Predicted 3D model of a 75-nucleotide RNA (transfer RNA) from Sinisalibacter lacisalsi.
The RNAcentral record of the sequence draws on ENA.
Rfam family: tRNA.
The organism belongs to Sinisalibacter, within Bacteria.

[in-house]
RNA sequence: GCCCUAGUAGCUCAGUUGGCCAGAGCAGCGCUCUUGUAAAGCGAAGGUCCGCGGUUCGAAUCCGUGCUGGGGCAC
Numbered sequence: 001g002c003c004c005u006a007g008u009a010g011c012u013c014a015g016u017u018g019g020c021c022a023g024a025g026c027a028g029c030g031c032u033c034u035u036g037u038a039a040a041g042c043g044a045a046g047g048u049c050c051g052c053g054g055u056u057c058g059a060a061u062c063c064g065u066g067c068u069g070g071g072g073c074a075c
Base pairs, nucleotide, nucleotide: 001073002072003071004070005069006068007067010026011025012024013023019057029043030042031041032040050066051065052064053063054062
């Protein structure tokens, strides 16, 4: 330098033939239970879907470009 791949909640990830309110588990928080704690059950909260631009009535999803991580090839 070229190619492939990943980037979504604090963490691990799902969601992509464009539209259904962006979701799950864990963590943290609240409540129930307990003498108290843990466990268990219930509940609420938590997101500019890596940035910028474009296409479209509509983009996490498609296109362009940049950034970061991983892998391969070349030198």